[in-house]
Order: sequence, then structure tokens, then C1' cells
RNA sequence: GAGAAAGGCAAACCGUCCGUGAGGGCGGGACGCAAAGCCACGGAGCUCCCAUCGAGCUCGCCGGGCUACCGAA
Repeated sequence: GAGAAAGGCAAACCGUCCGUGAGGGCGGGACGCAAAGCCACGGAGCUCCCAUCGAGCUCGCCGGGCUACCGAA
């Protein structure tokens, strides 16, 4: 970050499995993504417990960290 090249990922929804749940895996499917690759470190939201404490989920909510293809302006 492009009127380029090679590609990549995969929202919602559906099927199926796991989980108390948020949600996650696999398959189909594409709304989109220049990091929509990884990390739960900070913020935010959500779930469980239901005094507190605590445990968990979302990185395709934001910030940050690490790594990565191409090479025009």
C1' cells in the first nucleotide's frame, strides 16, 4: 500500500462434534481482510460462580508485542 503478480484467510448462515455457558473444532459457504498470521500483555465486551474472591471466552472490538509475501507511488 497498487488499476500489479503469486497466493492466503474466511463473517453471517447451514450440518456435525465438544463445552454449564460465553464460545471452540471439522465440513460446506463468502461478508469482508495488506497481516482477518500468532500472543490474553493493557483496555473493552461476554460467560460461569452468584457477598467477595476467582475461573474462562472474544486477537474478524481497540491498543501493544513478535513474525511474514510482493515492491509501483
Molecule: c-di-GMP-I riboswitch aptamer
Organism: soil metagenome